The part of an RNA shown here (large-subunit ribosomal RNA, domain VI) has 253 nucleotides and comes from a soil metagenome. Its Rfam family is "Bacterial large subunit ribosomal RNA".
Context: one part of a larger RNA
RNA sequence: CGUAGGAAACUUGAGGGAGGCUGCCUUUAGUACGAGAGGACCGAGGCGGAUGAACCUCUUGUGAUCCUGUUGUCACGCCAGUGGCAUAGCAGGGUAGCGAAGUUCAGUAGAGAUAAGCGCUGAAAGCAUAUAAGCGCGAAGCUCGUCCCGAGAUUAGGUUUCCCUGAAGGGCACUCAAAGACUAUGAGUUUGAUAGGCCGGAUGUGUACGCGUAGUAAUACGUUCAGCUAACCGGUACUAAUCGCCCGUUCGG
Numbered sequence: 001c002g003u004a005g006g007a008a009a010c011u012u013g014a015g016g017g018a019g020g021c022u023g024c025c026u027u028u029a030g031u032a033c034g035a036g037a038g039g040a041c042c043g044a045g046g047c048g049g050a051u052g053a054a055c056c057u058c059u060u061g062u063g064a065u066c067c068u069g070u071u072g073u074c075a076c077g078c079c080a081g082u083g084g085c086a087u088a089g090c091a092g093g094g095u096a097g098c099g100a101a102g103u104u105c106a107g108u109a110g111a112g113a114u115a116a117g118c119g120c121u122g123a124a125a126g127c128a129u130a131u132a133a134g135c136g137c138g139a140a141g142c143u144c145g146u147c148c149c150g151a152g153a154u155u156a157g158g159u160u161u162c163c164c165u166g167a168a169g170g171g172c173a174c175u176c177a178a179a180g181a182c183u184a185u186g187a188g189u190u191u192g193a194u195a196g197g198c199c200g201g202a203u204g205u206g207u208a209c210g211c212g213u214a215g216u217a218a219u220a221c222g223u224u225c226a227g228c229u230a231a232c233c234g235g236u237a238c239u240a241a242u243c244g245c246c247c248g249u250u251c252g253g
Base pairs, nucleotide, nucleotide: 001152005163006162007161008160009159010158011157015149016148017147018146021049022048023047024046025045026044027043033038051106052105053104054103055102059100060099061098062097066093067092068091069090070089071086072085073084074083075082076081110144111143112142117137118136119135120134169247170246171245172244173189174188175187176186177185194240195239196238197236198235199234200233201232204228205227210223211222212221213220214219
């Protein structure tokens, strides 16, 4: 842009894609078979490997915006307490998110038509012959079946509801994230919880500062499972979503 007004929701399925893997053990059964040695088909059950998809409850990795310890040095006048720099100074942990080594799930079964192959009936050819007429079995393969996309399927489909004449509706703009290279998509724009802030919680770290007590002191203990706490959860209009602009009308009702 189209699908001859616009919006929303639900759909049909032309067509396209994905998937299709495999091992071992137990049982049937030491049975059938076989002189013995050995040793099954068919069927039933269990455990795996590799692969794929989704997810983050658990485990684990990262987590340069969270917490703590600590070395050297400089600064804040000094003590104390902090901050800068030294690979993030080094070290120990770690939220969200994103991952796998983690968790869950998947391949099946079944149906139809067949290939090689195996047959039934059966003539030409009084026999024989799976074939000439006719009928059947038969594969990880084919068509369905499972999952996903899908009306630009220009043959542009269908159903339901609602709205309308500078309208319905859409876009720009602005606040953003579950989305993201840009765009797009999605959540919102005061009739508001969209983001920030703030409040509460969760989580993480591990018991703050100050003061007191003990000790010459380092330090320890008490106040104190404290203090601080990112991306998480809930709430709250304090701040910012201002004011606005553009497109869109008959060839249909």